[in-house]
RNA sequence: AUCAGAGUAACUGUUUUGCGUUAAGUGUUAUACCAUGGGAAGUUGGGUAUAAACGAACACCAAUGUGGCGAUAAAACAGUGCGUCCGCUGAU
Repeated sequence: AUCAGAGUAACUGUUUUGCGUUAAGUGUUAUACCAUGGGAAGUUGGGUAUAAACGAACACCAAUGUGGCGAUAAAACAGUGCGUCCGCUGAU
C1' cells in the first nucleotide's frame, strides 16, 4: 500500500415477569438539552423535559383468581446494524 474482518445508538421477533384497562403508556407535531463503533467531528435516527392535538376492550368467576385487550415497560436469546477521517486485528 491492497484485501478482508471486529466493533455503537437503535430496530424487529420469541419467551418470561410486570404496568394500564377508573387510560397511564405507545405513536404524532413544535421547542430546548443530552448521548451516539476505539478516537474526532457529524447527518439520519435515539433519549429527556415542556406544550398541543389525537386516541382504546374488556369479560368471566366460588375466590385476594382467570382469560383477553394495549402500535404497553423491562430482561434474556436470535437477527439487522454508523456514511467521513484516523485507529484496532488478520492476510498478501
This is a predicted structure of a 92-nucleotide RNA (THF (Tetrahydrofolate) riboswitch aptamer) from Candidatus Izemoplasma sp. The sequence was found by an Rfam model in a public genome assembly. Rfam family: THF (Tetrahydrofolate) riboswitch aptamer. Its family is annotated with tetrahydrofolate metabolic process in the Gene Ontology.